[in-house]
RNA sequence: GCCGGGAUAGCUCAACGGACAGAGCAUCUGACCGGCAAUUAGGAGACCCGGGUUCAAUUCCUGGUUCCGUCA
Numbered sequence: 001g002c003c004g005g006g007a008u009a010g011c012u013c014a015a016c017g018g019a020c021a022g023a024g025c026a027u028c029u030g031a032c033c034g035g036c037a038a039u040u041a042g043g044a045g046a047c048c049c050g051g052g053u054u055c056a057a058u059u060c061c062u063g064g065u066u067c068c069g070u071c072a
Stems, first nucleotide, its partner, number of pairs: 001071001003069005010025004018055001027043005048064005
């Protein structure tokens, strides 16, 4: 350099073009307990950047950035 794949929460991953963008772990608060742990109820927390298509984009198209893999 070519080609292919990825980028969503602190981490690991989901999400027919229309759901309040979900789950597990982690974290915070309450309950329980003499205290901790465990258990349990609840909370906070994310769509890599720009442009386009569309009534509507995390999703489709396109240009970047970055990561992984193959080939050279």